[in-house]
RNA sequence: UUAAAUCGAAGAGGUUGCGAUUGACAUAAGUAGACUAGUCGAACAGCUACCACUGUGAUGACAUUAGUCAAAAGGGGAAAUCGCCGAGGUGCUAGUAAUGGUAGUUAUUAGUGUUCUGGGACGUAGCUCAAGAGGCUACGGACUGUCGUAGGCUGAAUCUACGGAGAGCUUUGAAUCGU
Numbered sequence: 001u002u003a004a005a006u007c008g009a010a011g012a013g014g015u016u017g018c019g020a021u022u023g024a025c026a027u028a029a030g031u032a033g034a035c036u037a038g039u040c041g042a043a044c045a046g047c048u049a050c051c052a053c054u055g056u057g058a059u060g061a062c063a064u065u066a067g068u069c070a071a072a073a074g075g076g077g078a079a080a081u082c083g084c085c086g087a088g089g090u091g092c093u094a095g096u097a098a099u100g101g102u103a104g105u106u107a108u109u110a111g112u113g114u115u116c117u118g119g120g121a122c123g124u125a126g127c128u129c130a131a132g133a134g135g136c137u138a139c140g141g142a143c144u145g146u147c148g149u150a151g152g153c154u155g156a157a158u159c160u161a162c163g164g165a166g167a168g169c170u171u172u173g174a175a176u177c178g179u
Base pairs, nucleotide, nucleotide: 001178006174007173008172009171010170011169014085017084018083019082020081021080022079025076033069034068035067036066037065038064039063043056044055045054046053047104048103049102050101051100052099088117089116091112092111093110094109095108096107097106098105118144119143122140123139124138125137126136127135128134146164147163148162149161150160151159
């Protein structure tokens, strides 16, 4: 002095980056449920199926007609605050909960350089959800940030095309190594 690699620190992408807390408000819904008066007549409930167990039921289960009353949770969400830039999410693995067993489903915890994903939006399809909201996944063509290659510009920047992936990119420090 410093290329590559190693370890650290600080940053950028976007005002539709990611997530968390509170949350006006809307939806859930005139639904669930309760009561009254009828009809029917043996099943019904505990997330789903089977088995078990528990509870309710001819003093009428379930269903249904009419009338009266009438929610809530989860999910969404303006605004505010906070934490961040694999933020987060997906997949997988191992747990916990929903009466018990088996198999699922949902919610949740931990791990994951052992999976994928740079980012958001839009369109199509599927799953989830009460749902035309939202979330997740796959595909699609654009947009956007970044780096690389080529071109272009007197030179640079701006610009064009193609391609890659965040285990990246920019700045910077340390030690080592090289000269």
Source information
This is a predicted structure of a 179-nucleotide RNA (Lysine riboswitch aptamer) from Acetilactobacillus jinshanensis. The sequence is in RNAcentral, with records from Rfam. The source organism's lineage runs through Bacteria, Bacillota, Bacilli, Lactobacillaceae and Acetilactobacillus. The coordinates come from a structure-prediction model, not an experiment, and the mean pLDDT is 80. It matches the Rfam family "Lysine riboswitch aptamer". Gene Ontology term of the family: lysine biosynthetic process. The model forms 94% of the base pairs in the Rfam consensus.